[in-house]
RNA sequence: GAGGUCAAAAGCAAACCCAGAGAAAUCUGGGGACGCAAAGCCACGGGUCCUUAAAGGAUAGCCGGGUUGCCGGGU
Numbered sequence: 001g002a003g004g005u006c007a008a009a010a011g012c013a014a015a016c017c018c019a020g021a022g023a024a025a026u027c028u029g030g031g032g033a034c035g036c037a038a039a040g041c042c043a044c045g046g047g048u049c050c051u052u053a054a055a056g057g058a059u060a061g062c063c064g065g066g067u068u069g070c071c072g073g074g075u
Base pairs, nucleotide, nucleotide: 002075004071006073011036012035016031017030018029019028020027021026034061040067041066042065044064045063046062047059048058049057050056
């Protein structure tokens, strides 16, 4: 440096439940762990979802892309 199937340390946290926000998708906090090597961050492209048409909104744990970053045993 690569790579990360395996090891260790640290981290995140699906479903579901409780409380709150929202018209909704969904989000926030607490509990909880199905999973995750970027399941950190960014709606740029595609997808999906919501909507009272449009405007718009949601999803980064759908994929691609951009960007930053932990570990470093074994190979």
c-di-GMP-I-GGC riboswitch aptamer from Desulfuromonas sp., 75 nucleotides, folded computationally. The sequence was found by an Rfam model in a public genome assembly. Taxonomically the source falls in Desulfuromonas (Bacteria, Thermodesulfobacteriota, Desulfuromonadales, Desulfuromonadaceae).